[in-house]
RNA sequence: AGUUUGAUCCUGGCUCAGAACGAACGCUGGCGGCGUGCUUAACACAUGCAAGUCGCACGAGAAAGUUCCUUCGGGGACGAGUAAAGUGGCGAAUGGGUGAGAAACACGUGGAUAACCUACCCUAGGGUCUGGGAUAACAUUUCGAAAGGAAUGCUAAUACCGCAUAGGACCACAGCGGCUUCGGCUGCAGGGGGAAAAGGUGGGCCACCUUCGGGUCCUACUGUCAUCGGAUGAGUCCGCGGCCCAUUAGCUAGUUGGUGGGGUAACGGCCUACCAAGGCGACGAUGGGUAGCUGGUCUGAGAGGAUGAUCAGCCACACUGGGACUGAGACACGGCCCAGACUCCUACGGGAGGCAGCAGUGGGGAAUUUUGCGCAAUGGGCGAAAGCCUGACGCAGCAACGCCGCGUGAGUGAUGAAGGUUUUCGGAUCGUAAAGCUCUGUCAGAGGGGAAGAACAUCUUGUCGUCAUGCCUCGCCCUGACGGUACCUCUUCAGAAAGCACUGGCUAACUCCGUGCCAGCAGCCGCGGUAAUACGGAGAGUGCAAGCGUUGUUCGGAAUUAUUGGGCGUAAAGGGCGUCUAGGUGGCGUAUCAAGUCAGAUGUGAAAUCCCUCGGCUCAACCGAGGACCUGCGUCGAAAACUGCAGAGCUUGAGCAUGGGAGAGGAAGGCGGAAUUCCUGGUGUAGCGGUGAAAUGCGUAGAUAUCAGGAGGAACACCGGUGGCGAAGGCGGCUUUCUGGAUCGCAACUGACGCUGAGGCGCGAAAGCUAGGGGAGCAAACAGGAUUAGAAUACCCUGGUAGUCCACGCCGUAACGAUGAACACUAGGGUGUGGGGGGGGUUGAAUCCUUCCGUGCCGGAGCUAACGCGUUAAGUAUCCCGCCUGGGGAGUACGGUCGCAAGGCUGAAACUCAAAGGAAUUGACGGGGGCCCGCACAAGCGGUGGAGCAUGUGGUUUAAUUCGACGCAACGCGAAGAACCUUACCUGGGCUUGAACAGUAGUUCGUACCUUAUGGAAACAUUAGGGCCUUCUCUUCGGAGCCGGUACACAGGUGCUGCAUGGCUGUCGUCAGCUCGUGUCGUGAGAUGUUGGGUUAAGUCCCGCAACGAGCGCAACCCUUGUCCUUAGUUGCCAUCAUUAAGUUGGGCACUCUAGGGAGACUGCCGGUGUCAAACCGGAGGAAGGUGGGGAUGACGUCAAGUCCUCAUGGCCCUUAUGUCCAGGGCUACACACGUGCUACAAUGGUAGUUACAAAGCGUCGCGACCUCGCGAGGGGAAGCCAAUCGCAAAAAAACUAUCUCAGUCCGGAUUGGAGUCUGCAACUCGACUCCAUGAAGUCGGAAUCGCUAGUAAUCCUGGAUCAGCACGCCAGGGUGAAUACGUUCCCGGGCCUUGUACACACCGCCCGUCACACCAUGGGAGUUGUUUGGACCAGAAGUCGUUAGCCCAACCUGCAAGGGAGGGAGGCGCCGAAGGUCUGAAUAGCGACUGGGGUGAAGUCGUAACAAGGUA
Repeated sequence: AGUUUGAUCCUGGCUCAGAACGAACGCUGGCGGCGUGCUUAACACAUGCAAGUCGCACGAGAAAGUUCCUUCGGGGACGAGUAAAGUGGCGAAUGGGUGAGAAACACGUGGAUAACCUACCCUAGGGUCUGGGAUAACAUUUCGAAAGGAAUGCUAAUACCGCAUAGGACCACAGCGGCUUCGGCUGCAGGGGGAAAAGGUGGGCCACCUUCGGGUCCUACUGUCAUCGGAUGAGUCCGCGGCCCAUUAGCUAGUUGGUGGGGUAACGGCCUACCAAGGCGACGAUGGGUAGCUGGUCUGAGAGGAUGAUCAGCCACACUGGGACUGAGACACGGCCCAGACUCCUACGGGAGGCAGCAGUGGGGAAUUUUGCGCAAUGGGCGAAAGCCUGACGCAGCAACGCCGCGUGAGUGAUGAAGGUUUUCGGAUCGUAAAGCUCUGUCAGAGGGGAAGAACAUCUUGUCGUCAUGCCUCGCCCUGACGGUACCUCUUCAGAAAGCACUGGCUAACUCCGUGCCAGCAGCCGCGGUAAUACGGAGAGUGCAAGCGUUGUUCGGAAUUAUUGGGCGUAAAGGGCGUCUAGGUGGCGUAUCAAGUCAGAUGUGAAAUCCCUCGGCUCAACCGAGGACCUGCGUCGAAAACUGCAGAGCUUGAGCAUGGGAGAGGAAGGCGGAAUUCCUGGUGUAGCGGUGAAAUGCGUAGAUAUCAGGAGGAACACCGGUGGCGAAGGCGGCUUUCUGGAUCGCAACUGACGCUGAGGCGCGAAAGCUAGGGGAGCAAACAGGAUUAGAAUACCCUGGUAGUCCACGCCGUAACGAUGAACACUAGGGUGUGGGGGGGGUUGAAUCCUUCCGUGCCGGAGCUAACGCGUUAAGUAUCCCGCCUGGGGAGUACGGUCGCAAGGCUGAAACUCAAAGGAAUUGACGGGGGCCCGCACAAGCGGUGGAGCAUGUGGUUUAAUUCGACGCAACGCGAAGAACCUUACCUGGGCUUGAACAGUAGUUCGUACCUUAUGGAAACAUUAGGGCCUUCUCUUCGGAGCCGGUACACAGGUGCUGCAUGGCUGUCGUCAGCUCGUGUCGUGAGAUGUUGGGUUAAGUCCCGCAACGAGCGCAACCCUUGUCCUUAGUUGCCAUCAUUAAGUUGGGCACUCUAGGGAGACUGCCGGUGUCAAACCGGAGGAAGGUGGGGAUGACGUCAAGUCCUCAUGGCCCUUAUGUCCAGGGCUACACACGUGCUACAAUGGUAGUUACAAAGCGUCGCGACCUCGCGAGGGGAAGCCAAUCGCAAAAAAACUAUCUCAGUCCGGAUUGGAGUCUGCAACUCGACUCCAUGAAGUCGGAAUCGCUAGUAAUCCUGGAUCAGCACGCCAGGGUGAAUACGUUCCCGGGCCUUGUACACACCGCCCGUCACACCAUGGGAGUUGUUUGGACCAGAAGUCGUUAGCCCAACCUGCAAGGGAGGGAGGCGCCGAAGGUCUGAAUAGCGACUGGGGUGAAGUCGUAACAAGGUA
């Protein structure tokens, strides 16, 4: 930073961006430097090498070859005292590898060793005497396949042994002194005891010896012995530090200590015998799991966290287990013995082996290199030295594995080339990029130089200084694996050298095409269902770059384990409550100590690393030098404020004593009245009871009701109160006894005795359990009745058992103020209430002031995510305890523990999700509430629903019955008019640049136009002829236009998508609402304004108000209608005058009327009500009165509402067809269902006749007077009228007269037959009308439902649009002309406020559980298979130790000798003892028929439990 929401704040998890790596994988790959490279199988290993060296310790001693001699058999010399081997010495315990084991004094750090050792080296002084006997090599013999032996004989030593000497060391004894941790240490002197040695080499020749080589001897060097000391390196002991699990709580017999003995270099139960009974553990013993530790490394601001490759220190290991030997040092990687597994050889009798050394092989694995060169350097072993050895090491090779550096060119270059991509077709972009031109030469290639640097030294010889040959200085000579390498130079060519990932947000970077919830992507959120910046490709871009991505892991971000640095009222989280132990913590003053603390000094804290500075490789990485750091531990002396230890005090914390008052505090006993029920008796009669309504039930065997009496159990009305008491649970009639606590007053006593409290112990509602009582009422289970779509296993009713009650014992949960306990401070804030004290007051009270302790409400600061808390804190602090760390799985499983059981306490994991959650906001919704409105109900009038017909729709049918519209808001709707046309549908027949429109190109060229004929249903096809021989228009005479044919791009589509769209429309709704700016409030979403009090038709207006204003709506402005005035007076009108049959004409314009302009109505006036308001009510005047009536006018938005078939339009689709033309058919079908209408059912009527009164319209392809014909529709003539002039045109209902007399009728007119008229090319499918005849259903319509509040409903005609014709529909006009509204409880819709919410796709919402299916992990499970480990026993290898002395033995003693002795050895025996075996436990892991729940899974089943009063809170 992203992600929970419509949005917000918070809590909280998940995820990303960073850094790192011994990495691996994918794509790609030019060079160099410096590093690094089996993390897995401590799996198994072929082959080679990795530890030897010394002849200046010793004896012995070849051969090849060369050469000489020779009797030719051989011999001598050189090779050579060489090689090889042996004795002996030193080394082999270092170096190198690995991390299995080990949770330990293993490691780190600091100490101790007065409890120890130390080869080689150094320092010091001293010594090195004199003898002896063997043995390997070798030779001979011999066994064996081999490996290896055996016997006999010879020989040397710095090999082995005896004796001498002993200053010192060591051992025991005893004396004196000093120190001391009282254990001991140490100094001085004494006598006693046993213990040493080895020579070699060079030089010298005075003396002696001589085998004449030399030796003794002298000298130098070197070795050797004993000793003191040093240095170095080990051993041992101790303090402190660093992993997890308590679902491991008790462990321990050599165990803990002592004494004696043994053993070790050394202390020690290290071992042994005896004695005692201890030792360890909640500060985590024991057990289990995991792990080499550290310096460091990675990360991080740090504190921390993770890690322990390379380098360095320590430890452990060397096939597995055990053991010792040798040695200064090992229980020994390249030594030995035994056992085991494995591999190899074998003649089957026996033998050999140990790469976790360097290379290398197989195997395992995602994965890790050459069977290289050299001892030149550094280091090591041996040697006097030369030197030898050294897979340590130095180098090279392989690997982009990492870090660092360099390059893949530089400049110029616009026709902005070609090409790609895209496009609004103009262009844009790749892009100065390329090409081209001019340069450069890092690097790679070739040539040359470079014996560069790396070398300093050793040795030899000489020199200087020196006592010196040591040591130092100088000179000369020799030595290089890397390597002809680094580097330098010359030369040629831009020549050989760029990829990878990403481009929805986080996160830098966008377009096109393909795909169509497919294929796929994805770190999280999430993309994909036909316009995908998210998939795949392309172009372009972004980021890094010889690399780039992915995966894995660690830290970070994560304050998400919080010491630094978190929390717990509601988000996860306060233990149900009390009491007490350990522990933690603690009042005031005083003096001491110095453990903590603070500052200083000092020792240590290895080096490397990190950091700083400087330096060396051309730079850097890398390397070197110096500094700093190493935050730690030890020691020393010092300080004394704070904490602490121990001391003596104080009184305010705490407690005790004393005097009061309050209380449902607890336990036990006794008593009381009301009520319910039951029993007995009386009165009394048919019901009672119960519910929404009923029924079950009770009752004529007498209920209910009522009166009297009795029985029994349980609970205690009123008082009674956010009143009291208690730690909590909890406690309620009255009274007695016993008893706990709190509180107030006074101030006598103790003197910090306090607070908290892990474990422990106790208390702990209801329900439940065991056995016993009791049982009135109530009442799980159960039964019956209702309710219901349901057997509803519920809610309601009638019954009813456990239980509820008592006494004893268990259980131990809910336990809420969802707020642990204590103490202090912070409004001398308000207002109640309970108990006590003081003051004032009163006869006594009450009111009042004040104080202490409780208990409530409101509220400031402060706190809080908000809500809220607020001296009873959730404020500010201290101290102690408990608890939390995403949701689910789960308070589940397993284990343990408690319980009689039910169950409680403790308490996981796998797996799964990206949320789960808190508070608040705006909406929406509620079978929540309040207020208000509307023909919403009610009150009325008339209808629909029943009949026939018309019309639309569904359905069905059909070749087709074209398409759309579907609750209100589709259904006499699109359609203001389907016979053809329309027409989109079907059948059939035609056409293909097309029926219509426009373009380009050339070309054919001809035309165009007219008339025929044939086929045909027509369209059309075919055909003949005329016309034209510039036909028409223009002409600059070239041509252009026009028409036809051809070709090409294209036309065309009522084809799809109204869920890609524009436009238009419907609807809520003519409802009163919807918003904005600024300000204010709130962390914020938002709120306020717009809410409130009134009022209105209205968010209309007024008042109030942290709001003040404004916009779209309302209203008004517009049209029409109602009154008047004025202007004008034809086609209109006619009062007066004249005239006529007639406003017919003259005349007139007064009136009507027409159509222009004005006036008028504004709650303006009066009265009342009202808040002095707005407004309402009444009245006057007025044609009209409170919007006068009607219309037009439709806010923000909602419904992915309707329309691609009005039109426009993106995308997709068709192109001899989904285009287009034509004929016929269909849209008109018909068992049926629905909507909308017409006509009726009749007397308020029908029929016949007579007589009146309109408005608004329309008319030249027309309206058509009048005349005439026809019963009529209509026909034939025909005047007038382009209309206030003429016509349609008769208005009808009405009125008057007559008739019908209640019938299926003189009602009603469907249907059908016949005959006609008109329109039209044409009325068959399929028109309207007329006449004659026919005369169906229908007698007022079930459930249900619609319209209407006044010139309205109802009823009556008239006109118009469409239109050739066709109207019961639609639109418009006038005539006649009502009834009713108490009212707002209810139904429906709407508005405002409020409330709840788990809804926001917004209740047509959300959501729970069983069942069914699939998959996943997991518990139980008869058992079964492993691994680890304990106990008991058997057996017992090698080996040490002990013992033994029959056997064997050179050195010493004795002895003439034989022999004996001392001592040693083989063998035997014993203790211990590894693997092994038997028995028996424990822990853990795998598998397991079956079984339990859990999780997950677009559209399964059943119900509807929760969210609203969720319909029973």